The RNA shown here (Glycine riboswitch aptamer) has 106 nucleotides and comes from a Xanthobacteraceae bacterium. It matches the Rfam family "Glycine riboswitch aptamer". Rfam links the family to the GO term glycine biosynthetic process. Lineage of the source: Bacteria > Pseudomonadati > Pseudomonadota > Hyphomicrobiales > Xanthobacteraceae. The coordinates come from a structure-prediction model, not an experiment, and the mean pLDDT is 76. It was read from a public genome assembly, where an Rfam model found it.
[in-house]
């Protein structure tokens, strides 16, 4: 120098699926009303609760080719499930490429 493995709140890329419906609370530049005042409407955002639909690439679980084994056990996916998570943005994000460090090999 090269290659491989592992680690990293290191950099870049990174998909899918309702900004769904309903209720309550909060807020207010607006409207009605009233006459300085109760209330109602509307608006957008935030929080909470409930409901249905959907996605799979954090995590998790299951099986399988395969590895392994006398036999059993064991390991095992981007497949499957959808517990969790997610369905505007943000965040997250398997995986890929670079960076740094460590280890090993030639």
């Nucleotide at each position: 120098c090269c290659g491989a493995u592992c680690a990293c709140g290191u950099c870049g890329g990174g998909a899918g699926a309702g900004a769904c419906c309903g209720g309550c609370c909060g807020c207010u530049a607006c409207c009605c009303g009233a006459u300085c005042g109760a209330g109602g409407g509307a608006g957008c955002c935030g929080g909470c609760c409930g409901g249905c639909g959907c996605c799979g690439a954090a995590g998790g679980a299951g099986c399988a080719a395969c590895c392994g084994c006398c036999c059993c056990a064991g390991g095992a996916a981007a497949c499957u499930c959808u517990c969790a998570g997610g369905c505007a943005a943000a965040a997250g994000g398997a995986c890929c490429g670079g960076g740094u460090g460590a280890u090993c090999g030639a």